Transfer RNA from a Promethearchaeota archaeon, 84 nucleotides, folded computationally. Rfam family: tRNA. The prediction has a mean pLDDT of 83.
RNA sequence: GCAACGGUAGCGCAGCCUGGUAACGCGCUGGCCUGGAAAGCCAGUGUCCUUGCGGACUCAUGGGUUCGAAUCCCAUCCGUUGCG
Numbered sequence: 001g002c003a004a005c006g007g008u009a010g011c012g013c014a015g016c017c018u019g020g021u022a023a024c025g026c027g028c029u030g031g032c033c034u035g036g037a038a039a040g041c042c043a044g045u046g047u048c049c050u051u052g053c054g055g056a057c058u059c060a061u062g063g064g065u066u067c068g069a070a071u072c073c074c075a076u077c078c079g080u081u082g083c084g
Base pairs, nucleotide, nucleotide: 001083002082003081004080005079006078007077010026011025012024020067027045028044029043030042031041032040046057047056048055049054060076061075062074063073064072
């Protein structure tokens, strides 16, 4: 230099082909249980604003297509592997 694959919430990982609510696990928080812990069980848990109801935003970055993009297209950045 070329090619393939990959980048998704604190961490891991699905969703992408076939556009329509960002799923699940770990972790964390609160509660139950216990003499107290551990384990187990229940609930919550992306970010920001809000007393609350609720609203806005978010899938490496920036554009494009579309009523609508994590998903399709283009460019760029980073990583892994292979080739030269």